[in-house]
Molecule: SAM riboswitch aptamer (S box leader)
Organism: Bacillus ectoiniformans
């Protein structure tokens, strides 16, 4: 780097050095930043994906949260882009506009697995 499952409205940061940009990339909103953004270091936490214990098992499943391996600690994945329904306005009475909820679906991020 591709393919497949699965999970994404919950959870959980302070020090230190550094200095201006950050939220994945594009487009639009929105929002955090010199009362210090990214990045890097040490600490701490969270979480329960594999691994480990326990317990039942045909197989899921349930519990611990501990040896390790990862993940992650602003806001829904901050939101919306493509489709469908539904609801409101507006009218020129329309598969149109315009705001809106709801699935869905692309893109993306973790995880385990395989090539």
């Nucleotide at each position: 780097u591709u393919c497949u499952u699965a999970u994404c409205a919950a959870g959980a940061g302070a020090a230190g050095c550094u200095g201006a940009g950050g939220g994945u990339a594009c487009u639009g909103g929105c929002c955090c930043g010199g009362u210090g953004a990214a990045g890097c270091u040490u600490c701490a936490g969270c979480a329960a994906c594999c691994u480990g214990c326990c317990c039942u098992u045909u197989a899921g499943a349930g519990g611990c949260u501990u040896u390790g391996g990862u993940g992650c600690u602003a806001a829904a994945u901050c939101c919306a882009g493509c489709a469908a329904a539904c609801u409101a306005u507006c009218u020129c009475c329309g598969u149109u506009a315009u705001a809106g909820u709801u699935u869905g679906g692309a893109a993306g991020a973790u995880a385990a697995g395989a090539a």